A computed fold for a 71-nucleotide RNA from uncultured Christensenella sp., annotated as transfer RNA. Its Rfam family is "tRNA". The family's RNA type in Rfam is transfer RNA. The prediction has a mean pLDDT of 80. The sequence was found in a public genome assembly.
[in-house]
Formats: sequence, structure tokens, C1' cells
RNA sequence: GGCACCAUAGCCAAGCGGUAAGGCAGAGGCCUGCAAAGCCUUAACCCCCGGUUCAAGUCCGGGUGGUGCCU
Repeated sequence: GGCACCAUAGCCAAGCGGUAAGGCAGAGGCCUGCAAAGCCUUAACCCCCGGUUCAAGUCCGGGUGGUGCCU
């Protein structure tokens, strides 16, 4: 220098155009004589900027960061 892939909650991780699952951790509550365990509830407009679309986490362009391959 060229190419490919990845970026979603504190952490892990789904979601292939119709308004963001799940687990762990955290907070509140129930239960208990007190705890632990268990149960219920709770929080993310998705790395950034634009574009397409009635509608974008998803498609397109450009950035940033990370990983890998080639030279």
C1' cells in the first nucleotide's frame, strides 16, 4: 500500500427493511426470624457523519477503531 471481516447495555451475545431477544452483573420488590437460593420488575434510539426509503441496527457512501490475509 491492497483486500476481507468486525463495532449493539457495565460484560457476553441475538437480530438478513416494520420500531432492539437472551444470559451474567447492577437496582427495586416478594419470599425468609435474618441470609442464601428462587420468583417478579427495571435500564441500550445500535462507533461517528451523510444518503436511499413511508420506515434503517439491518441497504449504500465516507470516516474512526480493532482483527486477519496478501505484498